RNA sequence: GGCAAACCCAGCGAAAGCUGGGGACGCAAAGCCAUGGGUCUAACGUGGUUUCAGAACUAUGACUGCCAGGCUGCCUAG
Numbered sequence: 001g002g003c004a005a006a007c008c009c010a011g012c013g014a015a016a017g018c019u020g021g022g023g024a025c026g027c028a029a030a031g032c033c034a035u036g037g038g039u040c041u042a043a044c045g046u047g048g049u050u051u052c053a054g055a056a057c058u059a060u061g062a063c064u065g066c067c068a069g070g071c072u073g074c075c076u077a078g
Stems, first nucleotide, its partner, number of pairs: 002027002007022006025065001031071003035068003038063003045057002
């Protein structure tokens, strides 16, 4: 030199979360890929209750800054 956590503002989304701007906790792959495992959400759906409301199950959704794997890159005498 590179990236950019938390947080703030604006927007998108049912949510998890994402995008842009600000901002730096950290990262030598904190670059890319949802392939394996894991975690998060639960709209649709299932099922239950039923005066109403709440709880339960379930990704097709999300997290690569959870781990592994694959591909690519920078630096170095090695």
This is a predicted structure of a 78-nucleotide RNA (c-di-GMP-I riboswitch aptamer) from a Bacillota bacterium.
It was read from a public genome assembly, where an Rfam model found it.
It matches the Rfam family "c-di-GMP-I riboswitch aptamer". Rfam describes the family as follows. GEMM was predicted in a large-scale screen for bacterial structured RNA regulatory elements.
Model confidence (mean pLDDT): 85 of 100.